Context: one part of a larger RNA
RNA sequence: UGACGGGGACCCGCACAAGCGGUGGAGCAUGUGGUUUAAUUCGAAGCAACGCGAAGAACCUUACCCGGCCUUGACAUCCCCCUGACAGUAUCUGUAAUGGAUAUUUCCUUCGGGACAGGGGAGACAGGUGGUGCAUGGUUGUCGUCAGCUCGUGUCGUGAGAUGUUGGGUCAAGUCCCGCAACGAGCGCAACCCCUGCCCCCAGUAGCCAGCAUUUAAGAUGGGCACUCUGGGGGGACUGCCGGGGAUAACCCGGAGGAAGGCGGGGAUGACGUCAAAUCCGCACGGCCCUUACGUCCGGGGCUACACACGUGUUACAAUGGGAGGUACAGAAGGCCGCUACCUGGCGACAGGAUGCCAAUCCCCAAAACCUCUCUCAGUUCGGAUCGAAGUCUGCAACCCGACUUCGUGAAGCUGGAUUCGCUAGUAAUCGCGCAUCAGCCAUGGCGCGGUGAAUACGUUCCCGGGCCUUGCACA
Numbered sequence: 001u002g003a004c005g006g007g008g009a010c011c012c013g014c015a016c017a018a019g020c021g022g023u024g025g026a027g028c029a030u031g032u033g034g035u036u037u038a039a040u041u042c043g044a045a046g047c048a049a050c051g052c053g054a055a056g057a058a059c060c061u062u063a064c065c066c067g068g069c070c071u072u073g074a075c076a077u078c079c080c081c082c083u084g085a086c087a088g089u090a091u092c093u094g095u096a097a098u099g100g101a102u103a104u105u106u107c108c109u110u111c112g113g114g115a116c117a118g119g120g121g122a123g124a125c126a127g128g129u130g131g132u133g134c135a136u137g138g139u140u141g142u143c144g145u146c147a148g149c150u151c152g153u154g155u156c157g158u159g160a161g162a163u164g165u166u167g168g169g170u171c172a173a174g175u176c177c178c179g180c181a182a183c184g185a186g187c188g189c190a191a192c193c194c195c196u197g198c199c200c201c202c203a204g205u206a207g208c209c210a211g212c213a214u215u216u217a218a219g220a221u222g223g224g225c226a227c228u229c230u231g232g233g234g235g236g237a238c239u240g241c242c243g244g245g246g247a248u249a250a251c252c253c254g255g256a257g258g259a260a261g262g263c264g265g266g267g268a269u270g271a272c273g274u275c276a277a278a279u280c281c282g283c284a285c286g287g288c289c290c291u292u293a294c295g296u297c298c299g300g301g302g303c304u305a306c307a308c309a310c311g312u313g314u315u316a317c318a319a320u321g322g323g324a325g326g327u328a329c330a331g332a333a334g335g336c337c338g339c340u341a342c343c344u345g346g347c348g349a350c351a352g353g354a355u356g357c358c359a360a361u362c363c364c365c366a367a368a369a370c371c372u373c374u375c376u377c378a379g380u381u382c383g384g385a386u387c388g389a390a391g392u393c394u395g396c397a398a399c400c401c402g403a404c405u406u407c408g409u410g411a412a413g414c415u416g417g418a419u420u421c422g423c424u425a426g427u428a429a430u431c432g433c434g435c436a437u438c439a440g441c442c443a444u445g446g447c448g449c450g451g452u453g454a455a456u457a458c459g460u461u462c463c464c465g466g467g468c469c470u471u472g473c474a475c476a
Base pairs, nucleotide, nucleotide: 001476002475004472005471007470008469010467011466012465013464015460016459019423020422021421022420026315027314028313029312030311031310032309033308034306035305042053043052064301065300066299067298068297070295073125077124078123080121081120082119083118088104089103090102091101092100093099106115107114108113127290128289130288132286136284137283138279139278140277141275143273148187149186150185151184152183153182154163155162156161167178168177169176193267194266195265196264198235199234200233201232202231203230204229207225212222213221214220238261241255242254243253244252245251317416321375322374323373325372326371334363335362338357339356342353343352344351345350382413387408388407389406390405391404392403393402429452430451431450432449433448434447435446
């Protein structure tokens, strides 16, 4: 000087408390451990691994296993020799890869040969998701969006170092004010950026009987940009104004006006550093290792196993509910190898036709919870696992191992021990909708969107994490 203390003082954070809903019990989904296996590829490991890499494992992917092939190679650059085009298409053989057979088939030329690609041979080399993240780059997590981390000059100290950065107030903040042997400065904080909340201007192939006319009654048409909206520009909030407190300061409390008030709400943004944290399987890269194999291709299998244990979710255990008919209101996103109106067939998944849209124009599109009728407390008209049968679709192919539909079957479960998690407002809870990946999908995951819409916070004694000052000292 730091680190640490079941030392002290002060201050924060859904940290506790006050509340609301969950987890832990059940079924299932998914990840992991373990076990099993020919293989169940590999990585991730307290918080900060475990619906994580994986925004899509039937083949492919695929790195694993079994079997069958290849050896200048599936891929790159170059050189020498031989050979002639090669590729494509069709048929036969083979599980396929591969190999073989048949048919078709170059350009330039000084006629010596050359160009181009393929085949065969020889050689430099290719190749490796092999090991090392404790050799590395790059990227990322985490403390933590916590308020800190430092430097120059000066001064003090023999020196390590201190001062500044401590102190009195204040703030979300090393934010600002005042004081002070310090005076300044940098990286952080804040602001500048994006979305959202109010208004104005500009613009009108979506919107409007707002005002007029027509009509098949649909903004459908004429017509019009007023309104809504869309998307470009601008205004607006600054403690600016008033009162009180405070040291006359910073600032705090209350009020006015205002769509909005004291950082308006949300996002992006992550200082010096810590964890030899994570990643050599995204990529790059040092040195090590393999080179007829640890490389490459193909068929099949596996990654989906299952006495068990854990994490994360989902569906429930019902009446604030289940079922049935009717009926109302979104936002954001996506669409040509696509989204599909409408018609017909089918109980249905879907199929056969057909139309519009490269989309503010057409489609996906039905929003659901909401409102009305019924059931009357029961393992039930709750719950839907499991299993049987028949089907639909995608795809070369659904046995291992897809999703969906219909009929039947109807398990556990009657609110879950110790424990533990999230959340302070348009939040929690609850309700549905969309997208990426993607042929299809094991999505209950992830990322977004809107609808309905709470309760509670006395307070900081205690638990956890953190900041600052101070004190002690086994430690460095």

Description: A computed fold for a 476-nucleotide part of an RNA from an uncultured bacterium, annotated as small-subunit ribosomal RNA, 3' major domain.